Predicted 3D model of an 84-nucleotide RNA (c-di-GMP-I riboswitch aptamer) from a Syntrophomonadaceae bacterium. Rfam family: c-di-GMP-I riboswitch aptamer. Rfam links the family to the GO term cyclic-di-GMP binding. About the family: GEMM was predicted in a large-scale screen for bacterial structured RNA regulatory elements. NCBI's taxonomy places the organism under Bacteria, Bacillati, Bacillota, Clostridia, Syntrophomonadaceae.
RNA sequence: AAAACUUGAAGGCAAACUUUCCGAAAGGGAAGGACGCAAAACCACGGGCCUACGGACAGAGUCCAGGGUGGCCGGGUUGCCUUA
Numbered sequence: 001a002a003a004a005c006u007u008g009a010a011g012g013c014a015a016a017c018u019u020u021c022c023g024a025a026a027g028g029g030a031a032g033g034a035c036g037c038a039a040a041a042c043c044a045c046g047g048g049c050c051u052a053c054g055g056a057c058a059g060a061g062u063c064c065a066g067g068g069u070g071g072c073c074g075g076g077u078u079g080c081c082u083u084a
Base pairs, nucleotide, nucleotide: 003083004082012037013036017032018031019030020029021028022027035071041077042076043075045074046073047072048069049068050067054064055063056062057061
């Protein structure tokens, strides 16, 4: 330098659930809490999925992302130990 994530150490993150705040919702922030995680770090660029305030359609209702999800996958950027 490139590759791998089997074992060990140090450190890190934190699902469900509870409380509270923000949001129309999906969802997110904070505190508690640990199911898990080597990128569970960062970026909504491509696909998937969720939601539908608002908008379209005569109506029931259906559809639409400019809203979300990186702990759904791909891609980009950065990165600890260990192994051979």